[in-house]
RNA sequence: GAGUUUGAUCCUGGCUCAGAACGAACGCUGGCGGCGUGGAUAAGACAUGCAAGUCGAGCGGGACUUUUUCUGGUAGCAAUACCGGGAAAAGUUCAGCGGCGAACGGGUGCGUAACACGUGGACAAUCUGCCUUAAAGUGGGGGAUAGUUCGGCGAAAGCCGAAUUAAUACCGCAUGUGAUCAGGGAAGACAUCUUUCCGAAAUCAAAGACGGCGCAAGCUGUCGCUUUUUGAGGAGUCCGCGGCCUAUCAGCUAGUUGGUGAGGUAACGGCUCACCAAGGCUUUGACGGGUAGCUGGUCUGAGAGGACGACCAGCCACACUGGGACUGAGACACGGCCCAGACUCCUACGGGAGGCAGCAGUGGGGAAUUGUUCGCAAUGGGCGCAAGCCUGACGACGCAACGCCGCGUGGAGGAUGAAGGUCUUCGGAUUGUAAACUCCUGUUGCCCGGGACGAAACGUUUCGACCUAACACGUCGAGACCUGACGGUACCGGGUGAGGAAGCCCCGGCUAACUCUGUGCCAGCAGCCGCGGUAAUACAGAGGGGGCGAGCGUUGUUCGGAAUUACUGGGCGUAAAGGGCGCGUAGGCGGCCUUCUAAGUCGAACGUGAAAUCCCCGGGCUCAACCCGGGAACUGCGUCCGAUACUGGAAGGCUUGAAUCCGGGAGAGGGAUGCGGAAUUCCAGGUGUAGCGGUGAAAUGCGUAGAUAUCCGGAGGAACACCGAUGGCGAAGGCAGCCCCCUGGGCUAACACUGACGCUCAUGCACGAAAGCGUGGGGAGCAAACAGGAUUAGAUACCCUGGUAGUCCACGCCCUAAACGAUGUCAACUGGUUGUCGGGGAAGUAAUUCCUUGGUAACGAAGCUAACGCGUGAAGUUGACCGCCUGGGGAGUACGGCCGCAAGGCUAAAACUCAAAGGAAUUGACGGGGACCCGCACAAGCGGUGGAUUAUGUGGAUUAAUUCGAUGCAACGCGAAAAACCUUACCUACCCUUGACAUGCUAGGAAGCUCGCAGAGAUGUGAGUGUGCCCGAAAGGGAACCUAGACACAGGUGCUGCAUGGCUGUCGUCAGCUCGUGUCGUGAGAUGUUGGGUUAAGUCCCGCAACGAGCGCAACCCCUGUUCUUAGUUACCAGCGCGUAAUGGCGGGGACUCUAGGAAGACUGCCGGUGCCAAACCGGAGGAAGGUGGGGACGACGUCAAGUCAUCAUGGUCCUUACGUCUAGGGCUACACACGUGCUACAAUGGGUCGGACAGUGGGGGCCGAGGCAGCAAUGCCAAGGCAAUCCCAAAACCGAUCCUCAGUUCGGAUUGUCGUCUGCAACUCGACGGCAUGAAGCUGGAAUCGCUAGUAAUCGUGGAUCAGCAUCGCCACGGUGAAUACGUUCCCGGGUCUUGUACACAC
Repeated sequence: GAGUUUGAUCCUGGCUCAGAACGAACGCUGGCGGCGUGGAUAAGACAUGCAAGUCGAGCGGGACUUUUUCUGGUAGCAAUACCGGGAAAAGUUCAGCGGCGAACGGGUGCGUAACACGUGGACAAUCUGCCUUAAAGUGGGGGAUAGUUCGGCGAAAGCCGAAUUAAUACCGCAUGUGAUCAGGGAAGACAUCUUUCCGAAAUCAAAGACGGCGCAAGCUGUCGCUUUUUGAGGAGUCCGCGGCCUAUCAGCUAGUUGGUGAGGUAACGGCUCACCAAGGCUUUGACGGGUAGCUGGUCUGAGAGGACGACCAGCCACACUGGGACUGAGACACGGCCCAGACUCCUACGGGAGGCAGCAGUGGGGAAUUGUUCGCAAUGGGCGCAAGCCUGACGACGCAACGCCGCGUGGAGGAUGAAGGUCUUCGGAUUGUAAACUCCUGUUGCCCGGGACGAAACGUUUCGACCUAACACGUCGAGACCUGACGGUACCGGGUGAGGAAGCCCCGGCUAACUCUGUGCCAGCAGCCGCGGUAAUACAGAGGGGGCGAGCGUUGUUCGGAAUUACUGGGCGUAAAGGGCGCGUAGGCGGCCUUCUAAGUCGAACGUGAAAUCCCCGGGCUCAACCCGGGAACUGCGUCCGAUACUGGAAGGCUUGAAUCCGGGAGAGGGAUGCGGAAUUCCAGGUGUAGCGGUGAAAUGCGUAGAUAUCCGGAGGAACACCGAUGGCGAAGGCAGCCCCCUGGGCUAACACUGACGCUCAUGCACGAAAGCGUGGGGAGCAAACAGGAUUAGAUACCCUGGUAGUCCACGCCCUAAACGAUGUCAACUGGUUGUCGGGGAAGUAAUUCCUUGGUAACGAAGCUAACGCGUGAAGUUGACCGCCUGGGGAGUACGGCCGCAAGGCUAAAACUCAAAGGAAUUGACGGGGACCCGCACAAGCGGUGGAUUAUGUGGAUUAAUUCGAUGCAACGCGAAAAACCUUACCUACCCUUGACAUGCUAGGAAGCUCGCAGAGAUGUGAGUGUGCCCGAAAGGGAACCUAGACACAGGUGCUGCAUGGCUGUCGUCAGCUCGUGUCGUGAGAUGUUGGGUUAAGUCCCGCAACGAGCGCAACCCCUGUUCUUAGUUACCAGCGCGUAAUGGCGGGGACUCUAGGAAGACUGCCGGUGCCAAACCGGAGGAAGGUGGGGACGACGUCAAGUCAUCAUGGUCCUUACGUCUAGGGCUACACACGUGCUACAAUGGGUCGGACAGUGGGGGCCGAGGCAGCAAUGCCAAGGCAAUCCCAAAACCGAUCCUCAGUUCGGAUUGUCGUCUGCAACUCGACGGCAUGAAGCUGGAAUCGCUAGUAAUCGUGGAUCAGCAUCGCCACGGUGAAUACGUUCCCGGGUCUUGUACACAC
């Protein structure tokens, strides 16, 4: 920095990611080199080999070799050879005595919280082999013992005895330069003391070896030895400071703390001991528990920090476990000893041996960590005079991509943009200059050849110089010779040939990188959010792409990001967080002035801060990693000098902080005593009678044994109406009738007085509502528990009737609360306004006003805040001190401790689990929240549905199939404005396969028509007939059509309406929905659109940080209502004329009706009133019509993943001799049931019969059909007129008359029988209609429910589409007759606006 809480927002807050690192491990992959690193686990156990020896120039001896010499024997003439023995010399070697080393080097991190480590000091309290400086000495004796030999024991390891022997082994003596110690003097210092001098008393030494010269004695050199001394290095001890967690460890300690004396040590010291005293440590964390080697440094980080302590380096500790000492300069000793223990091994069972946390190696454990290699050539170490020997230290090689660094796997050209792959909109795109191909190069690999640096010393030898008596010895210089594990390695040269050398992870966001296929909440992915339920850029594969690259990912761990423990650098009103409140100890902090001091603070210098590391500069490996040199740095500690502002310390002073005295005054402040009245209840008595009481309604309860009510009297307990408040007091909890007593605090006024005496406060102490507990009282009312009655699905509740603890008092506990202002205490500073309580002052006669001070409230400036809000009473600006917080849950829980009589309180975790939990504010939605308004929403009415029969649709069940869809409103007389076949999508059966239909190719034929046969038909098969159109002279070709063939393809009412377009329903003809600019807000958003009026309306007006605009509303459009005008045929007929029995029948007319073009008219325009103004409303006039006149079309942003893939279109998917096509028959019409929508009725406002009258919209040539005739009728036959303002279809209710008279009927017509008519290829499944007969249910319909506010409901008929036929208002239209009611908005339903609450947002 990002992701993640929300519909969105801001904040808080956790989780997660991107970075770097690693002694790593795991997965896939793997060419080379350099430099590093490599048992982190079992300080578990270990086979085998090696890791510490060396010195013969300390000593004696054994063995072997060589040489010399003496001697014996044999052979030989002899020289001589061989075999023995003795002695000497030189060399090698073995064990031993002796010396030095083995205390180093190497390993590990068990233990250790400690003077163990780091750092700085101290030792006047110390030691020190080898080395170094200096001084002195090294005289003279003695006795042993290993070894060896002999003997003995034992399996072995080993042991014992005797004899004999040497030393640089051991022991006396002499000497005493000196050292140590006692005494005295002097000087110094810091107390014990130190240094130095004097004198003499005491104690203390030694060893030789090898060379040179020399006959020897002896001299001399070197190395040793002894005493003392100097230094270096090493070691020991002490002290200051520093570095882990835990207080759920708070007290620890008997050698403990100190003293005296003694012992012990190299040395101080309770180190040890005896005695004496009673101390010592600790909240600045003792004691205890847990964990841990410490450091230089390493990793990370901007830093401050945090984590770590592999490799390298310093220190410490340890060496199977525990203990102990010996030797030694040094150890309480890794490869020494003794004891004990565990384990392993050997054994003759008696007894012995061992210690890889050395280097390799083994098995074990583990995710995991290498060779039983080479060499002492180099560096270093031990011994030695030296040569040299030893050295698993070390130097090398090997193994491991474990890490870091470097190199390579080729370079240039190369478009037909090859093939193949992938995708595709089928055109192409991409892989991709990538490949092929051409020309090059030669790192690395491989082969051949050459070939190092690391090596300089020591030593030997030659020469020279110095030293010396010396040509010894020694030192220095020059020359020569000798020494390489790595290694025939690095490196160099030549050859070869692009030849041998690329993978891993990722591609939804964070986070660079996208498509196809498969899969279908499956398989799987996932660090967080989250993907996957049929179109997955998130799974798996592929193509393509991105990243890194001999590696890449994963896992683990650390730091970072995390300001998420906040020193740098956070917070606590509501997000986690102020202790319930006060007093007060330690502690922290502290007013003004002066002087001194110099602890803090600041500056300079010096010492130290090991090396390595980091950083800078330079250098060496071809570069780099790596290595080397130099510098800087190491922020620290110590010493010393200086400064004195501030803080601290010391001294003196001051008055403003704080406190005190005198006066005044308010108050439910506290404790205690007494008194008072009202009310409830109870008791006694009187009056009085049937109820009372209680609730939403009731019941339990009380009452005829006299209640309730009422009057009088009495008893007892508790609480104090009015005043009373937004008031007062108190630290908080809290405090209320009145009077007296005791008592705390605050306020105010003005002097005086003390002189910083102050603030805060861990631990501590006191107080602390209610409930609860203990003991004893008290008990009227109220009232947990409990009982009963109701309510309810239940009702362990809410309501009612009762009722015990308790509530009250005294004393003692408990110690918690939303103990809240959810706001710790104190102090200072920073605009105001208003109310109120207490005190004081000023002015005024007074009322009153003003000023001031202490409280208590409301509003608000700046500022603060995430916002809400706070705002001199701060949540503002600062200071001091205390308390508290660190994601949610688990949990204020468990365990432990403390307190409590108990209840319980205080303190206070973890495992596990989630990706959130939260705060404030925003927009919606919702509320059995509020306010306002509307709608046939209710109400007021009229008529229905729900009951019956029947029609129709649906569900269900059934079926071979009963095709499919529609399902609350908003599916159900819906798609369907017509299912007998067809339709038709379904079922059964029979057929076809380029197909019933489209385009393209080839061949043939025009097409077509007629007639047979088989078949249910599709179809199959046969016969006959027949040629057209265009070009061309003809041959021939072409267009359309048919047949055959092959392939591209057709076809699908198969699936997905949750992939879609289009169309539609619905909220809803509801009045809303938005935008631009501006303004406000961190932001989501708000404002506008809210408010006051008004409207059918976001309609209009006024106001207003808004001003405008858009989609909606309205208007513009159509029909209708009035008038005018124009025009009159088929319409009309007033006037004129003709004619008829009669009729616009005719001539005419253009007046009227009407037709259909145009125009006018209505706009709150006018008047009155109401309205603050306005908008508007009410009433009126005029008018055919009046306040949108009536009706229609018209449906904002959007909602319902609403409906439709079966109207159509369409992505994807599926079928392709079938899920396509054709045909016949069947089905969609079935039927125990259930529901919706209708028809007809149940009758007299009716039914039947007869007679009579009046519409409008429409339709009509395969048609409407007048009229006539036939038939009871459906209908049939004949037929005028009509392509229609001309003819036809063509009215009913109604009116008049008459019958029926309340009944299952002269109501009602279902059902059934039978006979017919019509349409049609065909009425069986399954049409309509007619005649006769039959005459069912039904007498107005439960709960419930629907429509309608006027030409409406109701009622009456008419027409049309579909259609061969088939309509019950099924649908769409038309006219006739023609009502009732609306007080009103409380309620039901739906909707709109404002407001409020919300833990809802897939939104109750």